Annotation: This is a predicted structure of a 100-nucleotide RNA (Glycine riboswitch aptamer) from a Planctomycetota bacterium. The organism belongs to Planctomycetota, within Bacteria. The sequence was found by an Rfam model in a public genome assembly. Its mean pLDDT, the model's own confidence on a scale to 100, is 78.

[in-house]
RNA sequence: CAGACCCGGGGAGAGUUCCAAAGCGCCACGCGCCGCGGACGCCGAAGGGGCAAGCGUCUUGCGGGACGUGAAACUCUCAGGCAUCAGGGACCCGGACUCC
Numbered sequence: 001c002a003g004a005c006c007c008g009g010g011g012a013g014a015g016u017u018c019c020a021a022a023g024c025g026c027c028a029c030g031c032g033c034c035g036c037g038g039a040c041g042c043c044g045a046a047g048g049g050g051c052a053a054g055c056g057u058c059u060u061g062c063g064g065g066a067c068g069u070g071a072a073a074c075u076c077u078c079a080g081g082c083a084u085c086a087g088g089g090a091c092c093c094g095g096a097c098u099c100c
Stems, first nucleotide, its partner, number of pairs: 003098001006095005015040001017039003023033004041082003047078001048076003054069006
């Protein structure tokens, strides 16, 4: 230096979708708001899964084949998330500290 812990700062994406209970409001028996639950539709930057080249081993008719290892912001969407606020947030910046 890198890395870990701590503190402070920045930080995206995706439905103000529909429905029920309860609650609240009103011009009142209906309408509106809300919505832990359900349905469908989406997002990928907590976490998690997957794989290329290369490398290694075995095999080969020397063209190749099999297995292992092997990264991500790629990909999957399990988890998580999808108006505002709040919270979370990969990654980045600053500080302090440990280590060297």